Predicted 3D model of RNase P RNA and transfer RNA as a complex of 475 nucleotides. Rfam match: Bacterial RNase P class A. The family's RNA type in Rfam is ribozyme.
RNA sequence: GGAGCCGCCCGGACGAACGCGUCGGAACUCGUGUCCGCCGAGGAAAGUCCGGGCACCACAGGGCAGGGUGCCGGCCAACGGCCGGUCGGGGCGACCCGCAGGACAGCGCCACAGAGAACGAACCGCCGAACGGCGCCGAGAGGCGCGCGUGGCAAGGGUGAAAAGGUGCGGUAAGAGCGCACCGCGCGCCGGGUGACCGGCGCGGCAUGGCAAACCCCACCCGGUGCAAGAGCAAAUAGAGGGGCGUCAUCCGCGAGCGCAAGCGAGCGGGUGUAAGGGCGGCCCGCCCGAGCCCCCGGGUACGGCUCGCAAGAGGCGCGCGGCAACGCGCGUCCGAGAGGAAUGUUCGCCACCGCCGGUCUUCCGGCGGGACAGAACCCGGCUUACAGGGCGGCUCCGGCA
RNA sequence: GGGCGCAUAGCUCAACUGGCAGAGCAAUGGACUCUUAAUCCAUAGGUUGAAGGUUCGAUUCCUUCUGCGCUCA
Numbered sequence: 001g002g003a004g005c006c007g008c009c010c011g012g013a014c015g016a017a018c019g020c021g022u023c024g025g026a027a028c029u030c031g032u033g034u035c036c037g038c039c040g041a042g043g044a045a046a047g048u049c050c051g052g053g054c055a056c057c058a059c060a061g062g063g064c065a066g067g068g069u070g071c072c073g074g075c076c077a078a079c080g081g082c083c084g085g086u087c088g089g090g091g092c093g094a095c096c097c098g099c100a101g102g103a104c105a106g107c108g109c110c111a112c113a114g115a116g117a118a119c120g121a122a123c124c125g126c127c128g129a130a131c132g133g134c135g136c137c138g139a140g141a142g143g144c145g146c147g148c149g150u151g152g153c154a155a156g157g158g159u160g161a162a163a164a165g166g167u168g169c170g171g172u173a174a175g176a177g178c179g180c181a182c183c184g185c186g187c188g189c190c191g192g193g194u195g196a197c198c199g200g201c202g203c204g205g206c207a208u209g210g211c212a213a214a215c216c217c218c219a220c221c222c223g224g225u226g227c228a229a230g231a232g233c234a235a236a237u238a239g240a241g242g243g244g245c246g247u248c249a250u251c252c253g254c255g256a257g258c259g260c261a262a263g264c265g266a267g268c269g270g271g272u273g274u275a276a277g278g279g280c281g282g283c284c285c286g287c288c289c290g291a292g293c294c295c296c297c298g299g300g301u302a303c304g305g306c307u308c309g310c311a312a313g314a315g316g317c318g319c320g321c322g323g324c325a326a327c328g329c330g331c332g333u334c335c336g337a338g339a340g341g342a343a344u345g346u347u348c349g350c351c352a353c354c355g356c357c358g359g360u361c362u363u364c365c366g367g368c369g370g371g372a373c374a375g376a377a378c379c380c381g382g383c384u385u386a387c388a389g390g391g392c393g394g395c396u397c398c399g400g401c402a
Numbered sequence: 403g404g405g406c407g408c409a410u411a412g413c414u415c416a417a418c419u420g421g422c423a424g425a426g427c428a429a430u431g432g433a434c435u436c437u438u439a440a441u442c443c444a445u446a447g448g449u450u451g452a453a454g455g456u457u458c459g460a461u462u463c464c465u466u467c468u469g470c471g472c473u474c475a
Stems, first nucleotide, its partner, number of pairs: 001398010012351001014349005020040002023037004028031001042373001046384002049382005054226004061285004066222005071085005086100001087098004101217002106215001108211003123157002125153003130150003133146005165183006184206001185204008230308004239297001241296005248273007257264002277289004315334008353370007403474007412427004421458001429445005451467005
């Protein structure tokens, strides 16, 4: 000098003018008005992807579902977050990435191609050991050859994402963990580590791929709904209309009324069993209630009422101590929107930053231009996504010079 | 503000526990007809909303984003 990696931070400053909003105050012409004063967005306020606080409901009669997480240890209120490590992969390196349990518990899938895709297959191929056949030689025993049948094999070719441990040597008719060495795999023992795991030694020759980001299994965790939660206050109220489902059975008592009487009997009350529907905030069984229930439509009170919930909180900053770190503990200090369909803006001056042009040149001066993503709505911890431009710190590789 | 769902051809929808993306209507061409419609035959038309991941392979499984819709006093 060039090329990169990682972590953290900022996201213009000051002043003036005109506006906007809540709150407080003042005067009166009492108004959705005027004047004065204080305060007034973010690193993501966003997406709502996780986790909590808080609030209400349910807290068990039994059973079944459902969702989430997934190497190990730690942190935390909790987490799918963070920190540290292990293993695997990528990069020369700083460093980065990983939803990283289980496939001899089960049910499955592996298209096309290919001979064969999973309780081990043979298309091309290799072989001729063994049995048979054929040919030749031989007096015979037998020998040699062919590769025709029964066969042996899986080295090589070929297919595929994936082909039944890999490489090498030996071995063989050809081959093959058939034997051996190294690597891989499995099992056992020893040592280290809290653990994931690592290292060493020995044994087994090693038929049992891949997929769980799909079902499933294992381990652990999770009750549901969400501030339109919910609490208090105030005000108002014909269910008149349309549609659907149901309005049952039986017994006892009372009983208007009818009848000369026997008796009939609307209706009312009660018991039992059921019926539409409802409750036991996922479902089923079971239990309970049960004469009304559901939908449409319409009316009333309200600017879709007022107050609380609602902001001091697992809070920010600084210092010290413990810890590799996340974080924890102690002390000090600071607090600053919160109303609703919702305000937080614009212009000018000047300074700082960046870019362009000019003044002979870097410094310096002048002019012009630029500044993103975005917008609190109960609160907090994370993650993810968007973002003009700038700053700080640490580290790696390459080249040059001394 | 909170909760839930959807996106596939021009339109409306399919596609099993991942294996060649289809159907109806519409469009285009042809046949029939004097002509049109109907009918019959044929054809074209898809970055499966976008990006990334798992996998041999993704409409399907996972993550993030975009757009649209429904619902709650």